[in-house]
RNA sequence: AUUGAACGCUGGCGGCGUGCUUAACACAUGCAAGUCGAACGAGAAAGUCCUAGCUAGCUAGGGCGAGUAAAGUGGCGCACGGGUGAGUAACGUCUGUAUAAUCUACUUCGAAUCUGUGAACAACACACCGAAAGGUGUGCUAAUACCGGAUAAUAUCUUUUGCCCUUCGGUGUAAAAGAUCAAAGGCGGCCUCUUCUUGAAAGCCGUUGUUUGAAGAUGAGUUCGCGUACCAUUAGCUAGUUGGUGGGGUAAAGGCCUACCAAGGCUACGAUGGUUAGCUGGUCUGAGAGGAUGACCAGUCACACUGGAACUGAGACACGGUCCAGACUCCUACGGGAGGCAGCAGUGAGGAAUCUUGCGCAAUGGGGGAAACCCUGACGCAGCAACGCCGCGUGAGUGAUGAAGGCUCUUGGGUCGUAAAGCUCUGUCAAUAGGGAAGAAAUUAUCUAUGGUUAAAUCAGGCAGUACUGACGGUACCCACAAAGGAAGCACCGGCUAACUCCGUGCCAGCAGCCGCGGUAAUACGGAGGGUGCAAGCGUUGUUCGGAAUUAUUGGGCGUAAAGCGCGUGUAGGCGGUUGUUUAAGUCUGAUGUGAAAGCCCUGGGCUCAACCCAGGAAGUGCAUUGGAAACUGAGCAACUUGAGUACGGGAGAGGAAAGUGGAAUUCCGAGUGUAGGGGUGAAAUCCGUAGAUAUUCGGAGGAACACCAGUGGCGAAGGCGGCUUUCUGGACCGAUACUGACGCUGAGACGCGAAAGCGUGGGGAGCAAACAGGAUUAGAUACCCUGGUAGUCCACGCCGUAAACGAUGGGUACUAGGUGUCGCGGGUAUUGACCCCUGCGGUGCCGCAGCUAACGCAUUAAGUACCCCGCCUGGGGAGUACGGCCGCAAGGCUAAAACUCAAAGGAAUUGACGGGGGCCCGCACAAGCGGUGGAGCAUGUGGUUUAAUUCGAGGCAACGCGAAGAACCUUACCAGCUUUUGACAUCCCGGUCGCGGUUAGCAGAGAUGCUUUCCUUCAGUUCGGCUGGACCGGUGACAGGUGCUGCAUGGUUGUCGUCAGCUCGUGUCGUGAGAUGUUGGGUUAAGUCCCGCAACGAGCGCAACCCUCGCCUUUAGUUGCCAGCAUUUAGUUGGGCACUCUAGAGGGACUGCCGGUGAUAAGCCGGAGGAAGGUGGGGAUGACGUCAAAUCAUCAUGGCCCUUACGGGCUGGGCUACACACGUGCUACAAUGGCGGUGACAGUGAGCAGCCACUCAGCAAUGGGGAGCUAAUCUCUAAAAGCCGUCUCAGUUCGGAUUGUUCUCUGCAACUCGAGAGCAUGAAGUUGGAAUCGCUAGUAAUCGUGGAUCAGCAUGCCACGGUGAAUACGUUCCCGGGCCUUGUACACACCGCCCGUCACACCAUGGGAGUUGGU
Repeated sequence: AUUGAACGCUGGCGGCGUGCUUAACACAUGCAAGUCGAACGAGAAAGUCCUAGCUAGCUAGGGCGAGUAAAGUGGCGCACGGGUGAGUAACGUCUGUAUAAUCUACUUCGAAUCUGUGAACAACACACCGAAAGGUGUGCUAAUACCGGAUAAUAUCUUUUGCCCUUCGGUGUAAAAGAUCAAAGGCGGCCUCUUCUUGAAAGCCGUUGUUUGAAGAUGAGUUCGCGUACCAUUAGCUAGUUGGUGGGGUAAAGGCCUACCAAGGCUACGAUGGUUAGCUGGUCUGAGAGGAUGACCAGUCACACUGGAACUGAGACACGGUCCAGACUCCUACGGGAGGCAGCAGUGAGGAAUCUUGCGCAAUGGGGGAAACCCUGACGCAGCAACGCCGCGUGAGUGAUGAAGGCUCUUGGGUCGUAAAGCUCUGUCAAUAGGGAAGAAAUUAUCUAUGGUUAAAUCAGGCAGUACUGACGGUACCCACAAAGGAAGCACCGGCUAACUCCGUGCCAGCAGCCGCGGUAAUACGGAGGGUGCAAGCGUUGUUCGGAAUUAUUGGGCGUAAAGCGCGUGUAGGCGGUUGUUUAAGUCUGAUGUGAAAGCCCUGGGCUCAACCCAGGAAGUGCAUUGGAAACUGAGCAACUUGAGUACGGGAGAGGAAAGUGGAAUUCCGAGUGUAGGGGUGAAAUCCGUAGAUAUUCGGAGGAACACCAGUGGCGAAGGCGGCUUUCUGGACCGAUACUGACGCUGAGACGCGAAAGCGUGGGGAGCAAACAGGAUUAGAUACCCUGGUAGUCCACGCCGUAAACGAUGGGUACUAGGUGUCGCGGGUAUUGACCCCUGCGGUGCCGCAGCUAACGCAUUAAGUACCCCGCCUGGGGAGUACGGCCGCAAGGCUAAAACUCAAAGGAAUUGACGGGGGCCCGCACAAGCGGUGGAGCAUGUGGUUUAAUUCGAGGCAACGCGAAGAACCUUACCAGCUUUUGACAUCCCGGUCGCGGUUAGCAGAGAUGCUUUCCUUCAGUUCGGCUGGACCGGUGACAGGUGCUGCAUGGUUGUCGUCAGCUCGUGUCGUGAGAUGUUGGGUUAAGUCCCGCAACGAGCGCAACCCUCGCCUUUAGUUGCCAGCAUUUAGUUGGGCACUCUAGAGGGACUGCCGGUGAUAAGCCGGAGGAAGGUGGGGAUGACGUCAAAUCAUCAUGGCCCUUACGGGCUGGGCUACACACGUGCUACAAUGGCGGUGACAGUGAGCAGCCACUCAGCAAUGGGGAGCUAAUCUCUAAAAGCCGUCUCAGUUCGGAUUGUUCUCUGCAACUCGAGAGCAUGAAGUUGGAAUCGCUAGUAAUCGUGGAUCAGCAUGCCACGGUGAAUACGUUCCCGGGCCUUGUACACACCGCCCGUCACACCAUGGGAGUUGGU
């Protein structure tokens, strides 16, 4: 786009169309084919009028009704019109021929229409049978019914002859002779002729029939060419079959039928069989070619309940005829009968689904009739249905307080929205009223001009006029009136695809055409607001075509995506070199016929337009006949040599077959020497060996395979072929001449060859070796490894027929840059010769241009450019499977589906990530060392457990002396109890007071809090107004408040990889693209640090440097610091001084700068000099792009959600400190490198006024009482400790100090839960720590003490400070982590990936199944 549609929601009007696609299922009822009295005989009744009889009224007769109705004989029609598509794959249909092989009622024309009373049969009458349908018998009768006779042709037949045409069979035509065949009248009129004579007829005229002949038209029959669905998993079919002769039959040819004779006929160009189907014009779609379809309309065929058959007739084997059989339905008196909607309506059934039991013959058409007229469910109309197409309307203009209201909101607003209201207009449609067509012209009747026939005409023909006829329908159309009044929905809004927000929901409910949405902020679900699209419709579902170049003729492919048969020989077929000539089949061109109408297209016209309809034209690409052309193809003939082949001469070769033969090696056997092992493996064991192995020497047996040569070397069609010799044999190549003369290429079927394994029969069997056995390995090991070992491997013959049978690349021919190897043969040059060099042909490799390719790649050996032929492909799985067929001994092979299921499967390349892949490199990563942890006790954190609560967070590294730089109360978030509700805190409003604040005391209470109370003080501004501000109290509601949830909604901050050397960009270039290049490479570095090279050139964030600090020097400045020299003191204490130290400002200094070596002359590296310091001098701060949904909503901030007399606030007490246990981090130890005692040695960083506290006194001590100095280079903390000297002498100790008792001290409102310290006493475990594991490379580890933050008090933690002060690093194989390059990948949530199969459970479908059940 489309539709004979259906379904959902909705629905105003009109026009024109369309309407059982399913059950060719069954049908109630009515209608759908009759007509003619001008062919014929016969002929009612009701009713009404009259008369008669008897008188409720009945009976009889007559007239009208009426020659009417109904029935019958006869004629014509019923074979048309209407319906349906079951059957049919066919001369059924379509198109074009043929009929010289035929028929045709009705029409036209010619001729004729004589004769008989010839014989009947219905109707009718009577009788009878039957329930009915219907039938029987007897009797009567007419005709245009039937029959006889006559005549007749240009009819038919037979014979003879001529001519034309011919497909040689005949046909047509002309003539002659012979034979044969006919009838029917009806109606109307007239009297001219004849007869009777009013008038009529046997006469005449007209008309209509009848018979015969001819012609035309129409219709039909038959024949032939071409076209006309699928299946080859249908390959052979056929006995009236194919043909002939005779006969029969038909309108007509013919095996159409029959008898005889012959043995033919069809088929791979698809017979036969099976399945499906009416065919066509056309219709839908498409740019076209095509594809799909065959409703309506038109042509044709077939059918009429199912099957069969004939009759009548011009025509039927007959829809509303007959007969027979069958099924079904109905009637029945059970004996017997009736019926056929696939005609129009209608009913039931089926189905998703398809209409009124309407009106009329007015028109068009048909049948009958002379006509009037009758019949006509054909047809014309109306009804129902948005089923389709087309048209119209549901209003138009104006209108901003941008109303109300809805929705939203950042609270400002925005939007629905000029939309509404309001104001001004219009009047289509519908409604009401009025008017009102066209469709109608004929026939007929009447009148009649004119001409014709006749004796005449009223007969026939005909012009004009008049009269009669409308179902639709009072319809179309026109006009009037009033009124915006009666008239809008449906789908969609994530992308494709036009259109976005809020709420609800929370992987639920649901959506979905594909991709996919939904797990608490859903533009995707549901609702709303808004928007978009179409509109009396809109969506959904189904159908067909398109897009789909996705079956490719136009117009595709086959190296790796699906796809080249394993290879050859060759049949049919397809295709085919050069020249000449003929032909005209193909081809081209002209003409003629046909290609129905409708439809499509164009032009014009008619309905107001359109849809629709009418007229004309064009087209219909086709078929047939015919005239012409001769280039090309074909065909015939003649020729040619270049394709192809043959002959001759050469050389190369694992080409094939057979026979023979050789050496090395393995194994076995015999003999010798010889002794304890051998063998095997990652390591072992099974195994062999003292019965003598392995090793070694000699001899022998047997089988198989042929080292070196050996080579991207050779040969072959492929499979494949390898010692040597001989015989037989195939092919290719090179060279030069001669010959044949297109003999060629490909190749469906067919035939042959065809590795390994396997099968059959018979041999053979050394080695190797499926199966099998044993030993190992392993969680297991039906494997990999080892020891054995049978089929087999070998030979002969016969099968099998497959392989990653691969170049994953069919064969042939021609053309299209090169370079470089190699094999075979030849030519040239050169040489004594062999080489070298140039070149031709044929093979075989590599590299590479154009071109091709999705890319990879291919590239004269094409995957390039062309032609010819064959094979094959059409998403993945199911499946190369099932069934069937063929082959095979079997194994199995060849051919080859479907149901069902998925939304992918696949190719090539890219970037990452990963690898028990590779290369290079780094790091306290390993190694080399030193010291620890893990064992003990204690401290501290965590888990677990417990609890009313043990608040919360942190969880591998990167949680666990972490948040916490310090939980007795507080902190505090937890628990119990008590208490409070605008609140402990902020802003606003109302009322009141003048405050606030400090202070005394009491009562209740655990306290918060509540109730009283003493004293001091009595706000600021002012326009003087209880005006303003401020404070407090009380009240109301907005709000406060929340350490409540979500770190997976977030900001900020932080950890980690990692102080690892990386991460990117611009422009350019390359690539279809993702991307690449740069950033890779060669060196070098701590470093993407630097150098060189390079299709890259530059740049940014990182590295480094700039910053701080320590180390040296200079300078400036000397107090609280310092003291060389002078004086002085207990004492730098004081005078003096600022040289030194130090302090803290400013500078210098180090840059591979210098020298040597090395390196590429570079970057750099190594060594050296000088220097306080040397190659980044040591340390710090500094953390790229990013990763981990890493951590934190409990620092803070914050979206959303939740609580609001509580999840908020206050208070007391408790808890965070629990304790069977487990882990992390530490402290102290286990001792002599030590403990204890003694002892005028020497630091640095810091801190201090609610503080540090000298000094003194008391106490054993913690500490207390006095008390100077210091807001600090001045005073204080402040004693530094390891050190040194003495003692102890290896022990649970003079080690170790836990635990416990007791007495005290200090802080604090308060040390019970639960602080620290001191004295005395007590004196546990522990004797160096399993597996495992941590830190550290120099002023480092180790060890020693000191200070600070937090802090009332509390430090083994944390942060800082100095003292003493080592050992080791061969090196990068390994462990861990990281960087760069490269490689493979089916991974991309990225190896903690992906993924295969069984099993278990549930569900769906199906098969088998002891049986059971129903039907036949």
Small-subunit ribosomal RNA from an uncultured prokaryote, 1416 nucleotides, folded computationally. The prediction has a mean pLDDT of 83. RNAcentral holds the sequence, with entries from ENA.